[in-house]
This is a predicted structure of a 349-nucleotide part of an RNA (small-subunit ribosomal RNA, central domain) from an uncultured organism. Rfam family: Bacterial small subunit ribosomal RNA. The family is grouped with related families in Rfam's "SSU clan".

Context: one part of a larger RNA
RNA sequence: CUGGGCGUAAAGGGCGCGUAGGCGGUCUUGCCAGUCAGGGGUGAAAUCCCGGAGCUUAACUCCGGAAUUGCCUUUGAUACUGCAAGACCAGAGUCUGAGAGAGGAUAGCGGAAUUCCUAGUGUAGAGGUGAAAUUCGUAGAUAUUAGGAAGAACAUCGGUGGCGAAGGCGGCUAUCUGGCUCAGUACUAACGCUGAGGCGCGAAAGCGUGGGGAGCGAACAGGAUUAGAUACCCUGGUAGUCCACGCUGUAAACGAUGAGUGCUAGCUGUUGGAUAACUUAGUUAUUCAGUGGCGCCGCUAACGCAUUAAGCACUCCGCCUGGGGAGUACGGCCGCAAGGUUAAAACUC
Repeated sequence: CUGGGCGUAAAGGGCGCGUAGGCGGUCUUGCCAGUCAGGGGUGAAAUCCCGGAGCUUAACUCCGGAAUUGCCUUUGAUACUGCAAGACCAGAGUCUGAGAGAGGAUAGCGGAAUUCCUAGUGUAGAGGUGAAAUUCGUAGAUAUUAGGAAGAACAUCGGUGGCGAAGGCGGCUAUCUGGCUCAGUACUAACGCUGAGGCGCGAAAGCGUGGGGAGCGAACAGGAUUAGAUACCCUGGUAGUCCACGCUGUAAACGAUGAGUGCUAGCUGUUGGAUAACUUAGUUAUUCAGUGGCGCCGCUAACGCAUUAAGCACUCCGCCUGGGGAGUACGGCCGCAAGGUUAAAACUC
């Protein structure tokens, strides 16, 4: 470079915004750059290919043709692409009216539970386990009652329910704020799709500074178990988990399935709207947007997928190319560090 691929065999970037670039709706007119057709010039010779000829043949040599897929020029064609101008509303967006929601941020508030403290009652155990022991308790524990303090998380509702681009989001209230859906069809008129770089967001753990610390709990200590037990079980317990600000930038960041658009049988559940009819607690039918189960055609190596495609197509991006060595070394960039990212080769099977 080309081909074939990327749910599970190697392979979809963790997710978004967006630059360059690539691609791009309907109609009309013009230009003729791409495109197509004809003519001309050039494309050295040798070589290669085809047809002949000459050395006894061949190699070799000679003659003729073809080829030289290209470039330049000229005359035309105008469907498609492009460019220019004009028009349109089916894409996209704006507007108006409704609607649902754990979407985000900040502040305040609440109850249950847990632990601790104080006081009362009360007495010998409690706790824990497969069984125990470490542990706590006559300096009064466990249990129970009353009061107080603290921190963290929000049972039931709760649901293959909802929202968010992903990570993720769940007590209640207020304020600020993003997105989405439906209906109307008033407005703009291709304003669109994708997106190398770039920028931003990004669970948990970890790091820095300062707070906080109830419960849980790496490390650590002890008790058990065991041949041993640097574990599983038990008693404790530091970092951490929480908050603020800053960093890190990774995950089985998964639907292991990139984004967008169109097309291709149905049945059934559920969430949010809209419309119509009726026998109006509502039911039925239609329709739009989500989210599940099943199932044709088709696809698939099979499993399975199947209008939420892994089907049929197109556009753009990312990625793969035998196993190990290795997501490693070296170098670059980033980071306080931990490390991240980019990313080989020798060798070996």